[in-house]
Context: one part of a larger RNA
């Protein structure tokens, strides 16, 4: 010095990113216990008292008398509390071995699909699951108790549905092309000599086969035509106006499918920004209330409340402490010295 314990004068969080850590509280009985609440809770709220022996009465709980300690659940084990807010109803799951959380589940909501050989999901199939279930069932998406709601846009997308009409495939058709050849027709080549030649060459060509394929007929789909937002998404600028100023209920004008309602807002969101203003401090970039100027909140990628719950995140207190001021001792085990 290091690790674990242990004690401390005065102060009492002044430490620190944060009371981290340590300290305090703690058993039982008796009193008493707020806002809030979904009436069950909150609550062990909070905040106060008691507690030993030994004799007497009484079944007992006890209640009187007495008697010791510095202290009587005499030792050991045994919630610290309270205010205020974010988030998330809750119990519960999770990063085995840096994250337990606001994250996922969750019961409820709400849309789709699915008439049973079900949708679906595994498999090449046979088949198996779903389910030995049957629309109060079950398969997939989003939301996430509960309370009050969930508000405008169908133009693009997607999905539903319709089918006049325009595109459109395999296939049907089968004008056309082409090759072959039974026949018909004629010597060919050579400047020239010639040369080759009727079992052969050159042209023309039917029908067959075989090529090639054009009109025309041909479905969903896609083009159209409607619905649908708890589908995917989206939800404007510019000017001007009221008897101080300031503002603008109000008017004009452009553009959109439609221009963001309710309710909340410097927000787990706010850049400017320590916004302003008010509470708590002497003194507050946190926090709480409020304003609304929302860089960029918003309604099941849910919006605003919400008892109760959290080894959940912020902030104030109150007891308590070596956490600090400021360190000091002490015990053990390393450390160091021999061996």
């Nucleotide at each position: 010095c290091u690790a674990u314990g242990g004690u401390u004068a005065a102060g009492g969080a002044a430490c620190u990113c944060g009371g981290c850590a340590a300290a305090a509280u703690g058993a039982c009985c008796c009193c008493g216990u707020a806002a809030c609440u979904u009436c069950g809770g909150g609550a062990g709220a909070a905040g106060g008292g008691g507690u030993g022996g030994u004799c007497u009465a009484g079944c007992g709980a006890u209640a009187g008398a007495c008697c010791c300690g510095c202290a009587g659940u005499g030792a050991a084990u045994a919630g610290a509390c309270c205010c205020a807010g974010g988030c998330a109803a809750c119990u519960g799951u999770u990063u085995a071995c840096c994250a337990a959380a606001a994250a996922c589940a969750c019961a409820g909501g709400u849309c789709u699909c699915u008439g049973c050989u079900a949708a679906c999901a595994c498999g090449u199939a046979a088949g198996u699951g779903g389910a030995u279930g049957u629309a109060u069932a079950g398969g997939g998406g989003c939301u996430g108790a509960c309370g009050c709601c969930u508000g405008c846009c169908c133009a693009g997308u997607g999905c539903u549905g319709g089918a006049a009409g325009g595109u459109u495939a395999a296939a049907g058709a089968g004008a056309u092309u082409a090759g072959u050849u039974a026949g018909u027709a004629u010597g060919a080549c050579g400047c020239a000599a010639g040369u080759c030649g009727a079992u052969a060459a050159u042209a023309c060509g039917a029908a067959g086969c075989u090529u090639u394929g054009a009109a025309c007929u041909g479905a969903a789909g896609c083009c159209c035509c409607a619905g649908u937002g708890a589908a995917c998404g989206g939800c404007g600028g510019c000017c001007g106006u009221a008897a101080c100023u300031a503002u603008a209920a109000c008017g004009g004008u452009c553009c959109u499918a439609a221009g963001g309602u309710a309710g909340c807002g410097a927000a787990a969101u706010u850049c400017c920004u320590u916004g302003u203003c008010a509470g708590g401090u002497a003194a507050g970039u946190u926090c709480u209330g409020a304003c609304c100027c929302g860089c960029a909140c918003g309604a099941a990628a849910g919006g605003c409340g919400u008892a109760a719950u959290g080894a959940u995140c912020u902030g104030g207190g109150u007891a308590c402490u070596g956490u600090c001021u400021c360190a000091a001792c002490c015990a053990u085990a390393g450390a160091c010295u021999c061996g």
Predicted 3D model of a 339-nucleotide part of an RNA (large-subunit ribosomal RNA, domain IV) from a sheep gut metagenome.
RNAcentral holds the full RNA, with entries from MGnify.
Its mean pLDDT, the model's own confidence on a scale to 100, is 85.